[in-house]
RNA sequence: GGACCCAUAGUUCAGCGGAUAGAAUAGCCGGCUUCGGACCGGCUGACCGAGGUUCAACUCCUCGUGGGUCCA
Numbered sequence: 001g002g003a004c005c006c007a008u009a010g011u012u013c014a015g016c017g018g019a020u021a022g023a024a025u026a027g028c029c030g031g032c033u034u035c036g037g038a039c040c041g042g043c044u045g046a047c048c049g050a051g052g053u054u055c056a057a058c059u060c061c062u063c064g065u066g067g068g069u070c071c072a
Stems, first nucleotide, its partner, number of pairs: 001071007010025004018055001027043005048064005
């Protein structure tokens, strides 16, 4: 220098162009317990950035940023 892949809660991952963006775990509150742990219920918390396409974009396209793999 070139090619490809990835980027969604603190973390690990889901998410046929139309859902209120979900799950597990972590955190917080409550229940249970003598107290904790486990268990049960609830709450909080996210689409890497900017444009474009579209009636509608986490999803498609372009550029950028960060990470990874391969080639030179």
Background
A computed fold for a 72-nucleotide RNA from a Candidatus Pacearchaeota archaeon, annotated as transfer RNA. Lineage of the source: Archaea > Nanobdellati > Candidatus Pacearchaeota. It matches the Rfam family "tRNA". The family's RNA type in Rfam is transfer RNA.